[in-house]
RNA sequence: AGUCGGCCAGGCAAUCGCUGUCUCGAGUAGAGGCAGAGGAAAGUCCGGGCUCCUUCGGACAGGGCGCCAGGUAACGCCUGGAGGGCGCGAGCCCAUGGAAAGUGCCACAGAAAACAAACCGCCGGGCGCGAGCCCGGUAAGGGUGAAAAGGUGCGGUAAGAGCGCACCGCGCGGCUGGUAACAGUUCGCGGCACGGUAAACCCCGCCCGGAGCAAGACCAAAUAGGGGGGUACGCGGCGUUCGCGCCGCACCGCCGGUUCCGAGCGGACCCCCGGGUAGGUUGCUGGAGACGGCCGGUGACGGUCGUCCUAGAUGAAUGAUUGUCCUCGACAGAACCCGGCUUACGGCCGGCU
RNA sequence: GGGCCGUUAGCUCAAUUGGCAGAGCAAGGGACUCUUAAUCCCUAGGUUGGAGGUUCGAUUCCUCCACGGCUCACCA
Numbered sequence: 001a002g003u004c005g006g007c008c009a010g011g012c013a014a015u016c017g018c019u020g021u022c023u024c025g026a027g028u029a030g031a032g033g034c035a036g037a038g039g040a041a042a043g044u045c046c047g048g049g050c051u052c053c054u055u056c057g058g059a060c061a062g063g064g065c066g067c068c069a070g071g072u073a074a075c076g077c078c079u080g081g082a083g084g085g086c087g088c089g090a091g092c093c094c095a096u097g098g099a100a101a102g103u104g105c106c107a108c109a110g111a112a113a114a115c116a117a118a119c120c121g122c123c124g125g126g127c128g129c130g131a132g133c134c135c136g137g138u139a140a141g142g143g144u145g146a147a148a149a150g151g152u153g154c155g156g157u158a159a160g161a162g163c164g165c166a167c168c169g170c171g172c173g174g175c176u177g178g179u180a181a182c183a184g185u186u187c188g189c190g191g192c193a194c195g196g197u198a199a200a201c202c203c204c205g206c207c208c209g210g211a212g213c214a215a216g217a218c219c220a221a222a223u224a225g226g227g228g229g230g231u232a233c234g235c236g237g238c239g240u241u242c243g244c245g246c247c248g249c250a251c252c253g254c255c256g257g258u259u260c261c262g263a264g265c266g267g268a269c270c271c272c273c274g275g276g277u278a279g280g281u282u283g284c285u286g287g288a289g290a291c292g293g294c295c296g297g298u299g300a301c302g303g304u305c306g307u308c309c310u311a312g313a314u315g316a317a318u319g320a321u322u323g324u325c326c327u328c329g330a331c332a333g334a335a336c337c338c339g340g341c342u343u344a345c346g347g348c349c350g351g352c353u
Numbered sequence: 354g355g356g357c358c359g360u361u362a363g364c365u366c367a368a369u370u371g372g373c374a375g376a377g378c379a380a381g382g383g384a385c386u387c388u389u390a391a392u393c394c395c396u397a398g399g400u401u402g403g404a405g406g407u408u409c410g411a412u413u414c415c416u417c418c419a420c421g422g423c424u425c426a427c428c429a
Stems, first nucleotide, its partner, number of pairs: 001353008010325007018036007038331001042342002045340005050212004054263001056262004062208005067081005082096001083094004097203002102201002104197003119142002121138007150168006169192001170190004174185004216282004226273006234249006251267004289308008326329001354428002356423005363378004372409001380396005402418005
């Protein structure tokens, strides 16, 4: 200098306040004790719990993910491995299925941008006095481009070319190792048939119902249960105290902003105008909880035992002042709760290069 | 607290199978006019909010940030 991992998040005391809770107090008032933001509480980017919507099934559509194996409540997260890339190295990064199922696109330049193609050049032939022109062959060379249809050598040829051969590369198959991704191969086949793009459509595999604690539940009060419009209010049978009820078919509505079918539920539903409440309690924090030991596992993690309780507000508390010490203190403030990711940021320690 | 949307020239807005970023107003210069306005002609002005990625190539596709907006006209 770099890289990886872990830890801390100014300390102590006094005074005055705030939120919650416990005790004393018959109760109110009050007094005392205890506890009181984070590693990101943030962004709201993923995943889950919880709650409601109808608890559901299927099809289509839509969305997401994407090497392999494992972990997990689940994940787009984590761990281990494979392949590729960067770095001298420790180490780091990767949306990393399929382009031999199909479609689309590849601007400009360039002859040609994908069933290859002849601008220059090279070679052969013809015409012409000649410069040159025409026809044909040729993808080795030049040039263009981000990208031009295997590479090197020898043979071969008019010149050339996987046209042939050797080696290298590539593809397919077999075999070996590995759970697998994949790797190896002294084996066989194929002259090569495969440009890029899927963070373009798409195909394959897997997953996904929607909304969110301002969800939702309870209590109290107040207001309204008013007017207008639209669709439907049907048919049949049975019973009847003649008010109606039950059953079947049909119709309509209900999956909180896709459609269809089925199951289920209901008998009304939808739109416009007008009026009006937004108070209290609960959800609310003991949980996929924290710490420590042991065991299993390379690890993420799992199992078991012990100990502990660690904010719960609702105009919203966690602060202010003073003293003192030090290395003089960054980013930053919970709002239903967890697991991650990302972003912001001060310092200390350790391993490795 | 939750949910949703936007950012392109000084201002208001465009830009589609990803291929040279444009229009109106405003600004500057010129013409016309005695002068100004109006009108006509010309010109300049852009990190497409920032960073990174995919791609030959990004305003456009993807990811992460920043800023702003929408609260009985998004949710009690």
Background
Predicted 3D model of RNase P RNA and transfer RNA as a complex of 429 nucleotides. It holds a member of the Rfam family "Bacterial RNase P class A".